Bacterial RNase P class A from uncultured Microbacterium sp., 370 nucleotides, folded computationally. The RNAcentral record of the sequence draws on MGnify. The coordinates come from a structure-prediction model, not an experiment, and the mean pLDDT is 76. It matches the Rfam family "Bacterial RNase P class A". By type it is a ribozyme.

């Protein structure tokens, strides 16, 4: 100088304030409960965020068949599950540590390949090169060719040679590619041998094919208690409605839908002890798993976790100079005191991820240069 990972998210004290819960005092109420007050415990995050994935939980009637739709996609493992994580493989970037990758299939089929270009897929000949013919002697015509030029993201393997009129896998060597076999590996794959002059351009975030997975809605889920009210009109239905939340077959079997009007919007459960957190040991390269010991850390109602003061702490800026170097443009470094600044953001059923935001600070591994 760089790269990767982990930790932290100011500390202590005082004063005042807020919320849940527990134990008391007082009050209201028939009661559930509520109001007030004292003391005590506890009281946001690494992302609580976005709500993008995956689960738990709850309800919808989890019979069944078919079709449609969606997601994922190297290999092996982890997990409750995943689009996540770990390890490896392949390809690319970098001297390197390391990073990047919507990584199946383009010899099943279909489609597409803009512009440019002669030609964009069972290709093609614009310039050029070569041969022949003709003549007005540097052009025209006929034929061969695809090495070179030009177009393009891409032109039917690449480099070098032999060969030829000029050329060309036409032939040869090496590289690349296809097929077969062997060895190693659980595997993706790697390495080696033999063989084939090379047939098979790209595109599947185009249709499609293959393999695996997927019911829907969400805590305003859903349940219980208490309380209130008023019905009216229309449509449809045993010739099968509604439902089985995509459709259909099939099943079931009596209500369903719309409009106007009326009432309520209180309490309790769900609710937080869990795929929990920390230490140690063991297994594993790791993600992670198993065992054991210890700990309890918000759960409220549109929703509390804050403010001030003092001392310290890190860093930045200023007051704001001083010092050193100087090619006179500037560069380097910075004591004491004072002032200002401490980010991003905030639980709302709960977890696992991903993505995004973030003043700074601390620690460690590795790489490069000297």
């Nucleotide at each position: 100088g760089g790269u990767c990972g982990g930790c932290u998210a100011g500390a202590c004290g005082g004063u005042c304030g807020c919320g849940u819960c527990g134990c008391g005092g007082g009050g209201u109420g028939u009661g559930a409960a509520c109001c007030u007050u004292g003391c005590g415990c506890c009281g946001a995050g690494g992302a609580a965020c976005g709500u993008c994935c995956g689960g738990g939980c709850u309800c919808c009637g989890c019979a069944g068949g078919g079709c449609a739709g969606g997601g994922c996609g190297g290999u092996g493992g982890g997990u409750a599950a995943c689009a996540c994580c770990c390890a490896c493989c392949c390809g690319g970037a970098g001297u390197g540590a390391u990073c990047c990758g919507c990584g199946a299939g383009a010899c099943a089929g279909u489609g597409c390949c803009a512009c440019a270009g002669a030609g964009a897929g069972c290709a093609g000949a614009c310039c050029g090169c070569c041969u022949c013919u003709u003549c007005u002697c540097g052009a025209a015509g006929a034929g061969g060719u695809a090495a070179g030029g030009g177009u393009g993201a891409a032109a039917g393997g690449g480099u070098g040679g032999u060969g030829u009129a000029a050329g060309a896998g036409a032939c040869c060597a090496c590289c690349g590619g296809g097929g077969c076999c062997g060895u190693g590996g659980u595997g993706a794959c790697a390495c080696g041998g033999c063989u084939c002059g090379c047939a098979c351009g790209g595109u599947a975030a185009a249709c499609c094919u293959c393999g695996c997975c997927c019911g829907g809605a969400g805590c305003a889920a859903g349940g219980c208690c208490a309380g209130a009210c008023a019905g009216g009109g229309g449509a449809u239905g045993a010739u099968g409605a509604c439902g089985c939340g995509g459709c259909u077959c099939g099943c079931c079997g009596a209500g369903u839908c719309c409009c106007c009007g009326g009432g309520u919007a209180g309490g309790c459960c769900g609710c937080u002890g869990g795929a929990g957190c920390g230490g140690c040991a063991c297994g594993g390269c790791a993600a992670c798993g198993u065992g054991u010991c210890g700990c309890c850390g918000a759960g409220a109602g549109a929703g509390a976790u804050g403010a001030c003061c003092g001392u310290c702490c890190a860093c930045g800026g200023g007051g704001c100079g001083c010092g050193c170097c100087u090619u006179c443009g500037g560069g380097c470094a910075c004591a004491c005191c004072c002032c200002c600044g401490g980010a991003c953001a905030g639980a709302a059923c709960c977890c696992g991820g991903c993505g995004u935001a973030c003043a700074g600070g601390c620690c460690g591994g590795c790489c490069c240069u000297u």